[in-house]
């Protein structure tokens, strides 16, 4: 340099045009002599960034940044 994959909550991942979901973690309550386990509940991501298409975009298109793979 060329081609491709990935980027969504603190971490690991779903979601493939119509209210962004789960597990772990965090916080609160119940339980317990205390802790743990267990149960119930809560907070937390404007979806890497900038544009475009659309009534509507995490999702489709273009550009760009970062990481990874292959080729040169």
């Nucleotide at each position: 340099g060329u081609g491709g994959g990935c980027g969504u909550a603190g971490c690991u991942u779903a979601g493939c045009g119509g209210c962004a979901a789960a597990g772990c973690g965090u916080c609160g309550c119940u339980c317990u002599g205390u802790g743990g386990c267990a149960g119930c509940g809560a907070a937390g991501a404007c979806c890497g960034c900038g544009g475009g298409u659309u009534c509507g975009a995490a999702u489709c298109c273009c550009g760009u940044c970062g990481c990874c793979c292959a080729c040169c």